[in-house]
Large-subunit ribosomal RNA, domain II from a bioreactor sludge metagenome, 687 nucleotides, folded computationally. Model confidence (mean pLDDT): 84 of 100. It matches the Rfam family "Bacterial large subunit ribosomal RNA". The full RNA is in RNAcentral, with records from SILVA.

Context: one part of a larger RNA
RNA sequence: GCCUACGAGUUACUCCUCACUGGCAAGGUUAAAUGCGUUGACGCAUGUAGCCGAAGCGAAAGCAAGUCUGAAUAGGGCGCCCAGUCAGUGGGGGUAGACGCGAAACUUUAGUGAUCUAUCCAUGGUCAGGAUGAAGGCUCGGUAACACGAGCUGGAGGUCCGAACUAGUUGACGUUGAAAAGUCUUUGGAUGAACUGUGGAUAGGGGUGAAAGGCUAAUCAAACUGAGAGAUAGCUCGUACUCCCCGAAAUGCCUUUAGGGGCAGCCUCGAGGUUGAGUUUUAUAGAGGUAGAGCUACUGAUUGGAUGCGGGGGCUUCACCGCCUGCCAAAUCCAGACAAACUCCGAAUGCUAUAAAAUAUACUCGGGAGUGAGGCGCAGGGUGCUAAGGUCAUGCGCCGAGAGGGAAAGAACCCAGACCAUCAGCUAAGGUCCCUAAAUAUAUGCUAAGUUGAAACAACGCGGUUGGACUGCAUUGACAGCUAGGAUGUUGGCUUGGAAGCAGCCAUUCAUUUAAAGAGUGCGUAACAGCUCACUAGUCGAGCGAUCGGGCAUGGAUAAUACUCGGGCAUCAAGCAUAUUACCGAAGCUAUGGAUUGUACAUUGUACACUGGUAGGGGAGCAUUCCAGUCUGCGUUGAAGGUGUGUCGUAAGGCAUGCUGGAGCGUCUGGAAAAGCAAAUGUAGGC
Numbered sequence: 001g002c003c004u005a006c007g008a009g010u011u012a013c014u015c016c017u018c019a020c021u022g023g024c025a026a027g028g029u030u031a032a033a034u035g036c037g038u039u040g041a042c043g044c045a046u047g048u049a050g051c052c053g054a055a056g057c058g059a060a061a062g063c064a065a066g067u068c069u070g071a072a073u074a075g076g077g078c079g080c081c082c083a084g085u086c087a088g089u090g091g092g093g094g095u096a097g098a099c100g101c102g103a104a105a106c107u108u109u110a111g112u113g114a115u116c117u118a119u120c121c122a123u124g125g126u127c128a129g130g131a132u133g134a135a136g137g138c139u140c141g142g143u144a145a146c147a148c149g150a151g152c153u154g155g156a157g158g159u160c161c162g163a164a165c166u167a168g169u170u171g172a173c174g175u176u177g178a179a180a181a182g183u184c185u186u187u188g189g190a191u192g193a194a195c196u197g198u199g200g201a202u203a204g205g206g207g208u209g210a211a212a213g214g215c216u217a218a219u220c221a222a223a224c225u226g227a228g229a230g231a232u233a234g235c236u237c238g239u240a241c242u243c244c245c246c247g248a249a250a251u252g253c254c255u256u257u258a259g260g261g262g263c264a265g266c267c268u269c270g271a272g273g274u275u276g277a278g279u280u281u282u283a284u285a286g287a288g289g290u291a292g293a294g295c296u297a298c299u300g301a302u303u304g305g306a307u308g309c310g311g312g313g314g315c316u317u318c319a320c321c322g323c324c325u326g327c328c329a330a331a332u333c334c335a336g337a338c339a340a341a342c343u344c345c346g347a348a349u350g351c352u353a354u355a356a357a358a359u360a361u362a363c364u365c366g367g368g369a370g371u372g373a374g375g376c377g378c379a380g381g382g383u384g385c386u387a388a389g390g391u392c393a394u395g396c397g398c399c400g401a402g403a404g405g406g407a408a409a410g411a412a413c414c415c416a417g418a419c420c421a422u423c424a425g426c427u428a429a430g431g432u433c434c435c436u437a438a439a440u441a442u443a444u445g446c447u448a449a450g451u452u453g454a455a456a457c458a459a460c461g462c463g464g465u466u467g468g469a470c471u472g473c474a475u476u477g478a479c480a481g482c483u484a485g486g487a488u489g490u491u492g493g494c495u496u497g498g499a500a501g502c503a504g505c506c507a508u509u510c511a512u513u514u515a516a517a518g519a520g521u522g523c524g525u526a527a528c529a530g531c532u533c534a535c536u537a538g539u540c541g542a543g544c545g546a547u548c549g550g551g552c553a554u555g556g557a558u559a560a561u562a563c564u565c566g567g568g569c570a571u572c573a574a575g576c577a578u579a580u581u582a583c584c585g586a587a588g589c590u591a592u593g594g595a596u597u598g599u600a601c602a603u604u605g606u607a608c609a610c611u612g613g614u615a616g617g618g619g620a621g622c623a624u625u626c627c628a629g630u631c632u633g634c635g636u637u638g639a640a641g642g643u644g645u646g647u648c649g650u651a652a653g654g655c656a657u658g659c660u661g662g663a664g665c666g667u668c669u670g671g672a673a674a675a676g677c678a679a680a681u682g683u684a685g686g687c
Stems, first nucleotide, its partner, number of pairs: 001687006011096003015093010027052003033046005056063002066078004099238002102235001106228002109226004118202009127192001129161003132157001136153006165189003171184003204220001206216003241621006251264005265371002267368006274277001278359009292345001293343002299339002303335004310328002312325004374399006381392003404415003419594004424590003430584003433568003439581001441580006452570002460555002464552003468548002471545003481539005487512003492506003518533001522531002595611001597609005622676001624673006631666001633665002641660008
């Protein structure tokens, strides 16, 4: 992992409540018990104890269709006009373990453990070999005598090296191991606070601990076993056959409350009745201060100009006056312009009311819920950085609970709401070269970048190319090229070492000769020189320039595993733009047949409408086991079970039959449940 079996809303109650069915009814009903029939899931009588109802109000005394409060005959609260009760079944609640499994823990409860390990007690055992050589002693030297020195002897030590023994330092292996802690290598101690055998002591908030919260039987920040005990679990997981109808919520208030609840909201089922309340559209009448707009209409903010109250600075003066200003600037005027907490103004939408039309809701009462983590898109806002797949509220849509087609792929985007069947048709979004259904469609342009071909890119740059507008020059010859000229006063004046068109400064940058030629456009020289330009003529022979604003391209252009439009590939496109006609394309719409539910007719059929669906509510069924009756059913001429085949039903399922099997089993009507498995890291077995 698979298969088989087992595996979760049950049962009890003098309990509460609601619905349906039945009996009796201002009443209803017996319990225990007793008697009779009888042996059953008993029946029929008797039994009036008790309970509920028929009257309430008040804390109560109490009063009573009233009563309480109150001084009240006021007002107000709760009542009065009658329907209950017993039984059965079902929905829900309560009390019980109460749908099932699951803690960690707790106990003034009862015990078991020191054969592991910690420490201690008693009594035993063990430690190859080698090294070092303390005290003391002896001899000699030495001293006045000691002291002291040397040699020999001696054999001390939590001494040294190193086996057994003990420990467990390093590395590798092992990691479903050979092993629930090991093996190999290497290493510490190895006469000691050493190691070890046997027997014994200390027990769970206790022990023991050279102290690590260590150890206390593979268990330790409180061992293990029984019991309380089915502890509790606002938490997680699981919760079993079918079909039909409707169908949510993720919000508000409160909560030792925030992943839980209570009430309301939204769903469902049943009942009810009214002045038809609900919804939509149109018309009319209203309230309003948003969008916009405006501000010489306020409050506030604000740019430029004019004017300049007042101030700053300077000058003057003994002082006051006074004069000046590249300064600041009130108020006023002109022009411009801003505001969520500005408004002289002011929509659309929405809201309220009335009327008409359409539609079929709305509301009240009662039974049952679920929900109370929401999310994304668009719009107008707050917050944030006009950040976020951010966050907060409002409106609409969708997902949630929604399948189908498109967007390569995809909760939410675009199209569109799936009752069933069909080898029928038409369309939507989106597409029509091939993958891939349908145009290698038509017309006119653009693009050369594979730009592009369904994510997306800026400032700025650009004689890419193509339209438009406007303007200048041009056969009296333009623009570009080529040929020639481009001079003189003069080296203008100043400055300077020099300054001659060309370092710099100045300027009535002037005049002359000219077809034309600047007191000079750039290069150049120390300064000249030299080259060149403006400008002119000739040659040539038809268009050539400037500006503004479009289209499509182009640079800017950088992301982490291999590139790419989904791919192949595509260039008068299969790209982009505009226009047009065909076609394809969905569970949409239509056609044909069939089914469910509802409504209306009428009568057992028509018509119309409906039939996506999680939580959840309601309805109708299938199957399993057992019981009673029934068929006076089936069965060795073959039951149940197993395994195939065929057939019927909208489904759960039913029926027939072949083979196997070898003794029990079914139909119908009712009843009762240990009544349906894919999941619970479910339990047991098998493979």